[in-house]
RNA sequence: CCCCCUCGCGGGGUUGGGUGCAAGUCCCGACCGGCGGUAGAGCCCGCGAACCUGAGCCUCGGCUCAGGCCGAUCCGGUGUAACUCCGGAGCCGACGGUAAAAGUCCGCGUCGAGCGCA
Numbered sequence: 001c002c003c004c005c006u007c008g009c010g011g012g013g014u015u016g017g018g019u020g021c022a023a024g025u026c027c028c029g030a031c032c033g034g035c036g037g038u039a040g041a042g043c044c045c046g047c048g049a050a051c052c053u054g055a056g057c058c059u060c061g062g063c064u065c066a067g068g069c070c071g072a073u074c075c076g077g078u079g080u081a082a083c084u085c086c087g088g089a090g091c092c093g094a095c096g097g098u099a100a101a102a103g104u105c106c107g108c109g110u111c112g113a114g115c116g117c118a
Stems, first nucleotide, its partner, number of pairs: 008117002016028003030104002032093002034047004042091002051068007073089005095107003
């Protein structure tokens, strides 16, 4: 360096208050942030997951591949180098369910899976 096998790890969060018959879903406010890269990243470049389509396989449990789709950041400072650090001000967050509308509640729903790490 290459190949094979095996074991393990591997997602977090509405305290408090208002309105109301009813809201952890609305309002005030709060809290959370997978993996790889890079000057340390939820918002830069990618990956995974979720969702859609097609093809193939199948022990009809499901699996594999390809494509689509996939949210959000600026200013200043330091420095050789940072949209990553520091200061400030912002923004984003799948699907289904739920007497009232969900990033946080429920959904074999995370004690799952995968990217990956070891």
FMN riboswitch aptamer (RFN element) from an Acidimicrobiales bacterium, 118 nucleotides, folded computationally. The organism belongs to Acidimicrobiales, within Bacteria. Its Rfam family is "FMN riboswitch aptamer (RFN element)". Rfam links the family to the GO term FMN binding. Model confidence (mean pLDDT): 79 of 100.